RNA sequence: CUCUUAUCCAGAGAGGCAGAGGGACUGGCCCGACGAAGCCCAGCAACCAUUAAGUUAGAUAUGCCUAACUUAAAAAGGUGCUAAUUCCUGCAGGAAAUUAAUUUCCUGGUAGAUAAGAG
Numbered sequence: 001c002u003c004u005u006a007u008c009c010a011g012a013g014a015g016g017c018a019g020a021g022g023g024a025c026u027g028g029c030c031c032g033a034c035g036a037a038g039c040c041c042a043g044c045a046a047c048c049a050u051u052a053a054g055u056u057a058g059a060u061a062u063g064c065c066u067a068a069c070u071u072a073a074a075a076a077g078g079u080g081c082u083a084a085u086u087c088c089u090g091c092a093g094g095a096a097a098u099u100a101a102u103u104u105c106c107u108g109g110u111a112g113a114u115a116a117g118a119g
Base pairs, nucleotide, nucleotide: 001119002118003117004116005115006114007113008112013041015040016039017038021031022030023029025090027088028087042082043081044080047078048077050073051072052071053070054069055068056067057066058065086111091108092107093106094105095104096103097102
């Protein structure tokens, strides 16, 4: 970097250093010297990993054992996250309001993010 699967309307700091930018991109709309990014600490969650129980399958004389799935626990390990739904939106379809321009809502998709696995 590419592919596959899962998740994305919950949660989390009046801390320290630092100094102007940030919210992926488009168009909006926002955040920021009442201090952005980044780093440290702190915290949140529970994807992987861990522990316990159960179900099914394999194996077995039975048990131990192995695999998948489900539920629960803890958070010491590997990540992640800590303004706004992934801030909204970008493509397609549908519904409602409006004379119309347009606006609002719903569904799916695209893009993106994170994890785990594969190349």

Source information: The RNA shown here (SAM riboswitch aptamer (S box leader)) has 119 nucleotides and comes from Aquibacillus albus. The model forms 97% of the base pairs in the Rfam consensus. Its mean pLDDT, the model's own confidence on a scale to 100, is 81. It was read from a public genome assembly, where an Rfam model found it. Taxonomically the source falls in Aquibacillus (Bacteria, Bacillati, Bacillota, Bacilli).